[in-house]
RNAcentral holds the sequence, with entries from ENA. This is a predicted structure of a 411-nucleotide RNA (Bacterial RNase P class A) from Erythrobacter sp. A source record names the gene rnpB. Its mean pLDDT, the model's own confidence on a scale to 100, is 77. NCBI's taxonomy places the organism under Bacteria, Pseudomonadota, Sphingomonadales, Erythrobacteraceae, Erythrobacter. Rfam family: Bacterial RNase P class A. The family's RNA type in Rfam is ribozyme.
RNA sequence: UCAGGGGGCUGGGCAGCUGCGUUCGGAGUAAUCCGACCGAGGAAAGUCCGGGCUCCACGAAACAAGGGUGGCGGGUAACGCCCGCCCGGUGAAAUCUUCGGAUCAAACCGAGGGAAAGUGCCACAGAGAGUAUACCGCCGAUGGCGCCUAAAGCGCACAGGCAAGGGUGAAAGGGUGCGGCAAGAGCGCACCGGGAUGCUGGUAACAGCGUCCGCAUGGCAAACCCCACCCGGAGCAAGGCCAAAUAGGGGCCUCGCGCCUAACGGCAGGAGCGUUUCGCUCCGAGAGGCCCGGGUUGGCUGCUUGAGCCAUGGAGCAAUCCAUGGCCUAGAUGAAUGGCUGCCCUUGCAGGGCUGGUGUGAAAACAUACCGCCUGCAAGACAGAACCCGGCUUACAGGCCCCCUGACACC
Numbered sequence: 001u002c003a004g005g006g007g008g009c010u011g012g013g014c015a016g017c018u019g020c021g022u023u024c025g026g027a028g029u030a031a032u033c034c035g036a037c038c039g040a041g042g043a044a045a046g047u048c049c050g051g052g053c054u055c056c057a058c059g060a061a062a063c064a065a066g067g068g069u070g071g072c073g074g075g076u077a078a079c080g081c082c083c084g085c086c087c088g089g090u091g092a093a094a095u096c097u098u099c100g101g102a103u104c105a106a107a108c109c110g111a112g113g114g115a116a117a118g119u120g121c122c123a124c125a126g127a128g129a130g131u132a133u134a135c136c137g138c139c140g141a142u143g144g145c146g147c148c149u150a151a152a153g154c155g156c157a158c159a160g161g162c163a164a165g166g167g168u169g170a171a172a173g174g175g176u177g178c179g180g181c182a183a184g185a186g187c188g189c190a191c192c193g194g195g196a197u198g199c200u201g202g203u204a205a206c207a208g209c210g211u212c213c214g215c216a217u218g219g220c221a222a223a224c225c226c227c228a229c230c231c232g233g234a235g236c237a238a239g240g241c242c243a244a245a246u247a248g249g250g251g252c253c254u255c256g257c258g259c260c261u262a263a264c265g266g267c268a269g270g271a272g273c274g275u276u277u278c279g280c281u282c283c284g285a286g287a288g289g290c291c292c293g294g295g296u297u298g299g300c301u302g303c304u305u306g307a308g309c310c311a312u313g314g315a316g317c318a319a320u321c322c323a324u325g326g327c328c329u330a331g332a333u334g335a336a337u338g339g340c341u342g343c344c345c346u347u348g349c350a351g352g353g354c355u356g357g358u359g360u361g362a363a364a365a366c367a368u369a370c371c372g373c374c375u376g377c378a379a380g381a382c383a384g385a386a387c388c389c390g391g392c393u394u395a396c397a398g399g400c401c402c403c404c405u406g407a408c409a410c411c
Stems, first nucleotide, its partner, number of pairs: 001407010012344007020039002023036005041382001045393002048391005053235004066231005071085005086112001087110004094103003113226002118224002120220003135166002137162003142159002144156004174192006193215001194213008239301005249292007258267003269283006308327008345380008354372001356371002358367003
């Protein structure tokens, strides 16, 4: 320098003019005005996960139901987050190569507990998809049949044997090789893989080594299920406080109600029902004053000092933690945080040969691909707090920095 890969930071700068919002100070009876400080983000977004805070429920614990998480260790207030490690898979360059491929952990991916507790499912294709199977195929040693007088031999492929090869499939009961056999097969053996077990190392996941077992348990738990651990519900429209007019509710007092009574109640009247006596039900008067509590609407609060930020030092591989010092950094609520101008920066386009470089040429001069310079124009992302934090996810023009693997060149 190039190729491949990973991570972090930043998110235009300065100045002037002019707006908007909180707070503070001043003026004003007030409306309002003047001045000063401060005034969005890395995601303020999605509202997915975990907490703080608030109210409600609840004696505690256990169990059940429902939901969630799932290798191991650490971090954290907590997490489904983060860090480190383990295991499995993919795999650039590189290395090896029989040129088919193999090895490999820079990097990426893993819903990474359990499939010998049980149930269920495995489309299509296929003979067979689970107590595995036998379509093609191979064999037919043995038994049978035939040829042959018979034996030997040969033939058939009937009984039967096999699962190596072919075929189907995502998947067909370990793989390669040698032996073995009628043909075959862990049937036997070697190596690899797997299982059980012991030892060693490691906190652990796990790894290494030894011994034993021919291999018994195909896959799916992002199907039910089992195991371990975790979880009460709702949310700042939570919740608390203050209060007017009007309307409505409740209580007390006064006056009044066809008549009586302090009141309860009784009598009388009207209407309805039943055939009547009579009985039952309903109706006819409210007004004024004082007090109480609730709601609507409005206002205040919750509200921003917090698992906070910055610097330095220390512990740790890291996430993170500890110590010391410093700082206060939005609190709006039909919801402020904006706009314009100038200069600069970055990028792109166009123009100008511009006493630059460069090229052609003897020179004058010409040219402008490239590096510069000047002029003009355009663009500068995603996006907008709403109780507050920790995460995750998603969006994002451009710029800067660091790390890893390798190739080439130079020292």